[in-house]
Molecule: SAM riboswitch aptamer (S box leader)
Organism: marine eukaryotic metagenome
């Protein structure tokens, strides 16, 4: 810089009180065991990809394909709200910022 973020996916061990990015307000998770670390799985398809099909003189391009590999993720929409616009004063929708991940 670009793309995506309402889908999806858990057990065991060590340990022992916090955690949900940050600030504020909510709302949740947690001694029936939080966070962290380790092991084994799983999800997904960003990179990548055996292979298949089509086009093409070739290079190459398009579609499908998740066996292997590089990441990532594995409570709740990025848990919700905050700023702007519209609609309405029940609220709802869109956008922006911030954040996360990948190239």
């Nucleotide at each position: 810089u670009u793309a995506u973020c309402c889908a999806g996916a858990a057990a065991g061990g060590u340990u022992g009180a916090g955690g949900g990015a940050u600030c504020a307000g909510g709302c949740c998770c947690a001694u029936a065991g939080a966070a962290a670390c380790c092991u084994u799985g799983g999800c997904a398809a960003c990179c990548u990809a055996a292979u298949u099909u089509g086009u093409u003189u070739u290079u190459a391009c398009a579609a499908a394909a998740a066996a292997a590999g590089g990441u990532g993720c594995u409570a709740a929409u990025u848990c919700c709200u905050g700023c702007c616009c519209a609609u309405u004063u029940g609220u709802u929708g869109g956008g922006u910022u911030a954040g996360a991940u990948a190239a």